[in-house]
Parts: sequence; structure tokens; C1' cells
RNA sequence: UCGGGGAUCGUCUAAGGGCAGGACAGCGGGUUUUGGUCCCGUCAAUCCAGGUUCGAAUCCUGGUCCCCGAG
Repeated sequence: UCGGGGAUCGUCUAAGGGCAGGACAGCGGGUUUUGGUCCCGUCAAUCCAGGUUCGAAUCCUGGUCCCCGAG
């Protein structure tokens, strides 16, 4: 430099046009003599800028960063 893949709650991971979900962690509560386990509740996210669309995490363009391959 070229080709391919990827970026979503603090972490991991779903959703590929129609309410952003789950697990763990955190916080509050229940249970327990205490802690842990277990149960209930709660908080929390779409890499950035444009475009298409009634509607974009999802499609298109550009950019940033990461991984793999080629030279």
C1' cells in the first nucleotide's frame, strides 16, 4: 500500500430495516447469626460525520482504531 473481517451497557454477547435484549459485574431489598449461594427490583450501551428511508445498531459514502491475509 492492497484485500477481507470487526467496533453495541463497566465486561462478554444477541438483535442484519420497526420498543436496543440477555448474562456477569455494580447498587437497593428479601433469605442467612455474618459472609457466600439463591430470589426480587434497579442502573447502564449502538466508534465518529454525512446520506437513503415514514423509520437505521442494521443499508450506502467518508473517516478513526483493532484483527487476519497478500506484497

Predicted 3D model of a 71-nucleotide RNA (transfer RNA) from Candidatus Buchananbacteria bacterium RIFCSPHIGHO2_02_FULL_56_16. It matches the Rfam family "tRNA". Rfam's curators write: Transfer RNA (tRNA) molecules are approximately 80 nucleotides in length. Rfam classes the family as a transfer RNA. RNAcentral holds the sequence, with entries from ENA. The same sequence occurs in records of 2 taxa. The source organism's lineage runs through Bacteria, Bacteria candidate phyla and Candidatus Buchananiibacteriota. Its mean pLDDT, the model's own confidence on a scale to 100, is 80.